[in-house]
This record gives sequence, C1' cells and structure tokens, in this order.
RNA sequence: GCCAAGCUAGCUCAGAGGCAGAGCAGCUCACUCGUAAUGAGCAGGUCCUCGGUUCGAUUCCGAGGCUUGGCU
Repeated sequence: GCCAAGCUAGCUCAGAGGCAGAGCAGCUCACUCGUAAUGAGCAGGUCCUCGGUUCGAUUCCGAGGCUUGGCU
C1' cells in the first nucleotide's frame, strides 16, 4: 500500500427501517440462623464520527477514525 471483518450498557454480545435488548457485573427486596445459591425489581446507552437517502436511520449508502486478521 491492497483486501476483509468489527465498533451498541462496566464486560461479552444480540438487534438489520418505527421511542434499543439479553447474559454477567452493580444496587434494593424476598428467601436463610448466617452466607452462597435462587427468585422479584431497579439503575445503567451521544448505538465510533461526519454527511446522504427516508415521513422516520443503531439498521441502508458514502467518506473518515480506531481495532483485528489476511496479502504484498
């Protein structure tokens, strides 16, 4: 330099046009003699950035940034 994949909650990841979710972690409560486990609930997000398309974009298109892998 070229090609590909990825970027969404503290972490690991879903979601592929219509007000963004799960598991784990955190907090509260229940249960227990107590702890763990289990159950119920709560909180937590600039969906990498900037444009474009659209009534509407996390999602589609373009350009950039970063990470990983491959080729040379």